[in-house]
């Protein structure tokens, strides 16, 4: 100079429109137990701080960390 920073971990989010997956967690089903396998749930509010919009994770500026 450039890359990344989004639930407990790994990420996805591709022309701006109020945030998803996989794992793990919690309860139930299955099963003689365990496992594995199905249902349903809970969980962030997008690294901090600002702007621009009717509306940002999604554009823009400063910082921070990390490579």
């Nucleotide at each position: 100079u450039g890359u990344u920073a989004u639930g407990g971990c790994u990420c996805a989010g591709u022309a701006g429109g109020u945030a998803g997956a996989g794992c793990a967690c919690g309860u139930c089903c299955u099963u003689g137990g365990u496992a594995a396998g199905g249902a349903c749930g809970a969980g962030g509010u997008c690294g901090c701080g600002g702007g621009u919009u009717c509306a940002a994770g999604u554009c823009c500026c400063g910082c921070u960390a990390a490579c």
A computed fold for a 67-nucleotide RNA from a pig gut metagenome, annotated as transfer RNA. Rfam family: tRNA. It is annotated as a transfer RNA. Its family is annotated with triplet codon-amino acid adaptor activity in the Gene Ontology.